[in-house]
């Protein structure tokens, strides 16, 4: 020098959605939908809460097609298929290990 492992409260990407309930605010003849807050409860790593999670090329983290296409839900970005499909963050030290060089000495 370079592979690879592992550590960063380095850097840099990424997503926060259903369903139900109480409250308030506006509307309305009076409701509901909708908004605003709070609580429950579903899958998840993670559900706007961040000094959390997840991921950084061997990249299904995450985005896009997608108001897609099959299952299933109380419902849904639940699951699967699309997916060898377009795209995505290529960075820094520090640590061990191992490899080739090169230099020195015997």
């Nucleotide at each position: 020098u370079c592979a690879c492992g592992c550590c960063g409260c380095a850097c840099g990407g990424g997503g926060u959605g259903g369903u139900c309930c109480g409250c308030g605010a506006u509307a309305a003849u009076g409701u509901a939908c909708g908004c605003g807050u709070g609580g429950a409860u579903c899958u998840g790593a993670g559900a706007u809460u961040a000094c959390a999670c997840c991921c950084g090329a061997c990249g299904a983290a995450c985005c896009u097609g997608a108001u897609c296409c099959g299952g299933g839900u109380a419902a849904u970005u639940c699951c699967g298929g699309c997916g060898u499909a377009g795209g995505g963050a290529u960075u820094c030290g520090g640590c061990g290990c191992g490899a080739c060089a090169a230099u020195c000495g015997a």

The prediction has a mean pLDDT of 75. TPP riboswitch aptamer (THI element) from a Calditrichota bacterium, 106 nucleotides, folded computationally. The organism belongs to Calditrichota, within Bacteria. Of the family's consensus pairs, 86% are formed in the model. The sequence was found by an Rfam model in a public genome assembly.